RNA sequence: UGAGUUGGUCGAGCUAUCGCUUAAUUUUAAGAGGAAAGUCCGGACUUCAAAGAGCAGAGUGCCAGUUAACAACUGGGGGACGUGAGUCUACGGCUAGUGCAACAGAAAGUAUACCGCCUCAUUGAGGUAAGGGUGAAAUGGUGAGGUAAGAGCUCACCGCCUAAUUUAGUUUAGGGCAGUGUAAACCCCACUCGAAGCAAUGCCAAAUAGAGAUUGAAUUAUGUUGCUCGCAUACAAUCUGGGUAGGCAGCAUGAGUGUCUUGGCAACAAGGCACCUAGAUAAAUGAUGGCUAAAACAGAAUCCGGCUUAUAGACCAACUCACACC
Numbered sequence: 001u002g003a004g005u006u007g008g009u010c011g012a013g014c015u016a017u018c019g020c021u022u023a024a025u026u027u028u029a030a031g032a033g034g035a036a037a038g039u040c041c042g043g044a045c046u047u048c049a050a051a052g053a054g055c056a057g058a059g060u061g062c063c064a065g066u067u068a069a070c071a072a073c074u075g076g077g078g079g080a081c082g083u084g085a086g087u088c089u090a091c092g093g094c095u096a097g098u099g100c101a102a103c104a105g106a107a108a109g110u111a112u113a114c115c116g117c118c119u120c121a122u123u124g125a126g127g128u129a130a131g132g133g134u135g136a137a138a139u140g141g142u143g144a145g146g147u148a149a150g151a152g153c154u155c156a157c158c159g160c161c162u163a164a165u166u167u168a169g170u171u172u173a174g175g176g177c178a179g180u181g182u183a184a185a186c187c188c189c190a191c192u193c194g195a196a197g198c199a200a201u202g203c204c205a206a207a208u209a210g211a212g213a214u215u216g217a218a219u220u221a222u223g224u225u226g227c228u229c230g231c232a233u234a235c236a237a238u239c240u241g242g243g244u245a246g247g248c249a250g251c252a253u254g255a256g257u258g259u260c261u262u263g264g265c266a267a268c269a270a271g272g273c274a275c276c277u278a279g280a281u282a283a284a285u286g287a288u289g290g291c292u293a294a295a296a297c298a299g300a301a302u303c304c305g306g307c308u309u310a311u312a313g314a315c316c317a318a319c320u321c322a323c324a325c326c
Stems, first nucleotide, its partner, number of pairs: 001322010013291006020031004033297001037308002040306005045197004052229004057193005062076005077091001078089004092188002097186002099182003114132002116128005140158006159177001160175005201249004211240006220234004256275008
């Protein structure tokens, strides 16, 4: 100097005039995001509800930790990719069982022998799986010894199995030498899980018809995933017809924000100090002027913690690689 990797900040502010909403009060304060989006996860809260158990079903899947909780996050391990900084990961089990693997090949589930090698001998017999071929995969691999030629036949190092140990990765000892791959294939194992949702739910006022009909009813019916048992209750369902559609609460002080100290590799935890930052209800959060040029993606509706996706431009920090110079 160039090219990269990871993490983060901003994405608007001040002032004047007018306008809207909320709170308080007689003059002040505040007012749409980093993702408000997606509705993919987890909860808080409300109701069923006065208890539950089992089966089915669903989710997660290396280890430890953080958290209200999670499939999130932090830190390690294994594997793959990258020169590297780093990135990704659906990462338990094929010796519980079942299924699938076309073609090629002698043979892809209990072995077999196509070519080949060796021996006897003659057109056959016996031994063999080291070499070759087919295939994604050929019944452990490499090397040495040994043999008629060979083979875990023997040995060494790996691989595999067993036992103990280790957070996972490992480590130690022993063993025999048979085992193809695949579980985002069915399945097995371990752990977790009630449902619905602020249009939840509760209160007040007003109006009407305390209306009519049909079916079932204790050996029954109803009760917030499905089934069974249990428990509770006594009515449940359908149709016709009539009245109402209003207001208040829920509604924003929170698992809150900022900063400092201590502990921790970190996520984060505890404590001190300071702060209060939208609550609309057909839907407020705006317009104009100046400083200054204000964009891209984009607009709150119960709230919070994450993840994912979109994003003009400006800036900061650390690290990696290449080249040149000293």